[in-house]
Molecule: c-di-GMP-I riboswitch aptamer
Organism: Rubrobacter sp.
RNA sequence: CUGCGAUAAAGGCAAACCCGUCGCGAGGCGGGGACGCAAAACCACGGGUCUCACGUAGACAGCCGGGCUACCGAA
Numbered sequence: 001c002u003g004c005g006a007u008a009a010a011g012g013c014a015a016a017c018c019c020g021u022c023g024c025g026a027g028g029c030g031g032g033g034a035c036g037c038a039a040a041a042c043c044a045c046g047g048g049u050c051u052c053a054c055g056u057a058g059a060c061a062g063c064c065g066g067g068c069u070a071c072c073g074a075a
Stems, first nucleotide, its partner, number of pairs: 004073002012037002017032006035062001042067002045065003048060004
C1' cells in the first nucleotide's frame, strides 16, 4: 500500500415511533428516540421500488450493483 474486519480501543451514524416544519405526494430537514450499521459518508450511473400536478417531472444511497473518499488495526 492492497485486501480483510475482532466480543479490541477511540470516536461516528441512526430504523420504527413521537413532536415541529417544508412538500400535492413519495419523502426532505430539525429535535427526541435506538432497530441496526465498518462506509447506514458522498454520487441517481445500471437495475429495482415508490410518488404525482403524468412531463424533457420527482422520491429512496438504511433494496442490490457500481463509482468515489475516509477512522482504527487483532487474525